[in-house]
């Protein structure tokens, strides 16, 4: 110096990571237009029963709060991890090969 390969460079895919959101758990949560059980009373019966249903407790809707792990989702040069593929010039390295 010269030649081949590689890294840096670009894109696409995947995975991971990070923050979001959802489901998930649990707490609370309808005076009455959710359920269940209805004290009292009320309606129907000559009586036996019988309906209806308010308070009241119990489950719970839709919302609210609080959470640890998993799963779904988006997003992002968090990674420069994996595979592709494409790449002028310039860097960085390795091998050869000829020179000082």
């Nucleotide at each position: 110096u010269a030649u081949c390969g590689g890294g840096u460079c670009u894109u696409a895919u995947g995975c991971a990571a990070c923050a979001g959101a959802a489901a998930c758990c649990u707490a609370u949560g309808a005076a009455c237009c959710u359920c269940g059980u209805c004290a009292g009373g009320u309606c129907c019966g000559g009586a036996a029963g019988g309906a209806a249903g308010c308070a009241g407790c119990g489950a719970u809707a839709a919302g609210u709060g609080g959470g640890a792990a998993u799963u779904u989702u988006u997003g992002u040069g968090u990674g420069c991890c994996a595979u592709a593929a494409g790449g002028a010039u310039g860097c960085c390295u390795g091998a050869u090969a000829g020179g000082a």